The RNA shown here (Bacterial RNase P class A) has 390 nucleotides and comes from an Alphaproteobacteria bacterium. It matches the Rfam family "Bacterial RNase P class A". By type it is a ribozyme.
RNA sequence: CCAGAGAGUCGGGUGACCGCAGGCGUCAAGCUUGAGGAAAGUCCGGGCUCCACGGAAACACGGUGCCGGAUAACGUCCGGCGCGCCUUCUUGGUUUCAAGGGGGUGCAGGGAAAGUGCCGCAGAAAACAUACCGCCUUCUUCGGCCAAAAGCCGGGAGGGCAAGGGUGAAAAGGCGAGGUAAGAGCUCACCGCCGGACUGGCAACAGGACGGGCAGGGAAAACCCCACCGGGAGCAAGGCCAAAUAGGGAAGGCAUGUCUUCAAUGACAGAACCGUUUCCGGUUCCGCCUUCCGGGUCGGCUGCUAGAGGUGCGCGGCGACGCGCAUCGCAGAUGAAUGGUCACCCCCUUGCAAAAGGGACAGAACCCGGCUUACAGACUCUCUGGUUCC
Repeated sequence: CCAGAGAGUCGGGUGACCGCAGGCGUCAAGCUUGAGGAAAGUCCGGGCUCCACGGAAACACGGUGCCGGAUAACGUCCGGCGCGCCUUCUUGGUUUCAAGGGGGUGCAGGGAAAGUGCCGCAGAAAACAUACCGCCUUCUUCGGCCAAAAGCCGGGAGGGCAAGGGUGAAAAGGCGAGGUAAGAGCUCACCGCCGGACUGGCAACAGGACGGGCAGGGAAAACCCCACCGGGAGCAAGGCCAAAUAGGGAAGGCAUGUCUUCAAUGACAGAACCGUUUCCGGUUCCGCCUUCCGGGUCGGCUGCUAGAGGUGCGCGGCGACGCGCAUCGCAGAUGAAUGGUCACCCCCUUGCAAAAGGGACAGAACCCGGCUUACAGACUCUCUGGUUCC
């Protein structure tokens, strides 16, 4: 210098004019404020509000899952531990491989030694072990090499083995030596593994005297077991004010029926019709006006933006973060504002130049902490690889 990966910061700037929304204003002139790192997805956790609920436990359902810490809380964050992958170095062995150290990176990272179930294809066998090729061996009235015996090869019947081959993502510790008919932790060395007094650490965990030939394949993102957590709904929550029309209730008046009267004069009463009258039963109708009351709808106000707030400094802490002081005022719309034009500058592309074109993803809706997803370009840091020079 180039390329790649990871992490972080920014996400065009200034001015003029014309607009839009909120606030202030003698409501006039005017002044002032006005999107984001994700305002997004609505995935997780809280605040706030209403509803339900006497307390506790159990069961069911859902969620979380190494340890410690941070926090209002979290599935988030910080620090640590363990395991895997990539790379590099060292040591042993030297084909391969094993152990340890450094760097980067990932982990839905409790339990598979409580139980049940599962492990496609391939393969003998996928967890009760087992044997396709193979290795070794016994018998043989069989065949061949020979005419025969012995021997060898092959066939048949039986037994032993798991070293080698083969299958697979994974094959019942690895490797070497001894041993053996052939083999085998059968025995031994080394490595691995299991248990483990004890030591260190708050803990996860690490180390480990000593003991054990070695059990216990994988998978819990199958059921399940263990521990812990969890009432429900959401600002269209909730509260207040409150039209027109229709309907509900109350009071008054009018109307209605019967009798009576000169007369709505007076009295009484729901009325009319049907079944034979009374009783009783059934059907139909039960109106209009005025005033008042209450509820819901349209609509309006509120909740509503000063909050787990931003910035700076100091202190404590490895850090997430906490404490203290100073300072700032920073959107609150609701058929829903946050925009447009011009000039200069910045970056990219084209161009000799003049100049032209372009500048991402995307937009609040009660608020906050996270996660995830989208994002042109610029800058900073770290790591890896390559190249050049000294």
Its mean pLDDT, the model's own confidence on a scale to 100, is 76.